[in-house]
The prediction has a mean pLDDT of 87.
Predicted 3D model of a 349-nucleotide part of an RNA (small-subunit ribosomal RNA, central domain) from a Fidelibacterota bacterium.
The source organism's lineage runs through Bacteria, Pseudomonadati and Fidelibacterota.
Context: one part of a larger RNA
RNA sequence: CUGGGCGUAAAGGGCACGUAGGUGUCUUCGAAAGUUUCUGGUUAAAUACUUCCGCUCAACGGUAGAACAGCCAGAAAAACUACGGGGAUUGAGUACGGGAGAGGGAAGCGGAAUUCCUGGUGUAGCGGUGAAAUGCGUAGAUAUCAGGAGGAACACCGGUGGCGAAGGCGGCUUCCUGGCCCGUUACUGACGCUGAGGUGCGAAAGCGUGGGGAGCAAACAGGAUUAGAUACCCUGGUAGUCCACGCCCUAAACGAUGGAUACUAGGUGUUGGAGGACUAUCCCCUUCAGUGCCGUAGUUAACGCGUUAAGUAUCCCGCCUGGGGACUACGGUCGCAAGGCUGAAACUC
Repeated sequence: CUGGGCGUAAAGGGCACGUAGGUGUCUUCGAAAGUUUCUGGUUAAAUACUUCCGCUCAACGGUAGAACAGCCAGAAAAACUACGGGGAUUGAGUACGGGAGAGGGAAGCGGAAUUCCUGGUGUAGCGGUGAAAUGCGUAGAUAUCAGGAGGAACACCGGUGGCGAAGGCGGCUUCCUGGCCCGUUACUGACGCUGAGGUGCGAAAGCGUGGGGAGCAAACAGGAUUAGAUACCCUGGUAGUCCACGCCCUAAACGAUGGAUACUAGGUGUUGGAGGACUAUCCCCUUCAGUGCCGUAGUUAACGCGUUAAGUAUCCCGCCUGGGGACUACGGUCGCAAGGCUGAAACUC
């Protein structure tokens, strides 16, 4: 390599859109590129295979022959694939009528709490811990009342609830805006699926410029603890956390499970719709879409998975091939930098 694999042993790309490519529903006609059959030519000799023969056998040699297969040409077939024409509607999409939602962006508003400031009451403590101390306080703290400032986050509702492709999204109102679900007929007529490159999005931390800064808090300082304590605990505290714009592009970016389609027992809860029965918005029955639990067949090394498959199949992409060296070196490329992506070998077990 072939074969075999990718939930946990090595292995699913962080996620999407989409180019090339690969692949693709039913039916009819055509032509005949692939395909299948037949015929002819060619595929040097030697070698290999088969027949017979020659060296006493064999190796060796001679003679005759065949098959497979490649290429070229011709003839035929038309099931399948591709191609061209016509038709269809179940895949896909559109229209119409309803529906739910922390989906995204912008602006405005609200209350609770922390901190700070001003004033009142009031007096010796407060704070903190396992115990303390550093710290704060007679220049009046802590506590309490009133007023004010400012920033950040939105208790309860809140839920294996909802929405989003993923990252993620939670106070209220308005504006702009994406997707999804259900129902009915009507319309388009395979327009589909996947997707190397590519493009966009992408938590936190980090970077650049300018703002902002209440609380929290890397670094740092002090107090403790300890044999030591560059920690865990305590008192402080700067970047940062917040906003705008521009970068960075990583993650246990996890369901450690790529996407699409079809098929294969059920039971039970929940979210959003529709239909039926019913006096009824309740309950019940049916059904579609989501989200959980249990479980049959099957599957798995086992654990487990089990119509939300890790079952049974098909299509397309990504990835794996012993451990370390090595999420490294070198080169390339991207980045302001930090660094990212791509990614070896010697050597060693």